[in-house]
RNA sequence: GCCGGGAUAGCUCAGUUGGUAGAGCAGAUCAUUCGUAAUGCUCAGGUCGCCAGUUCGAGUCUGGCUCCCGGCUCCA
Numbered sequence: 001g002c003c004g005g006g007a008u009a010g011c012u013c014a015g016u017u018g019g020u021a022g023a024g025c026a027g028a029u030c031a032u033u034c035g036u037a038a039u040g041c042u043c044a045g046g047u048c049g050c051c052a053g054u055u056c057g058a059g060u061c062u063g064g065c066u067c068c069c070g071g072c073u074c075c076a
Base pairs, nucleotide, nucleotide: 001072002071003070004069005068006067007066010025011024012023013022019056027043028042030040031039049065050064051063052062053061
């Protein structure tokens, strides 16, 4: 340099045909218990990597860039 995959909640990850962003765990509250753990209810938590473009509308489509993983090639 080229090719492929990935970046979404604190962590691990989903997200269907472009149409109100989700789950589990972690956190908080309440219930339960003599108390704790466990369990259950509820709540909170988002620059969908960044910048543009297309569109009435973009996490999703297009272009560029950054970072991570893997492979290939060249030079020494």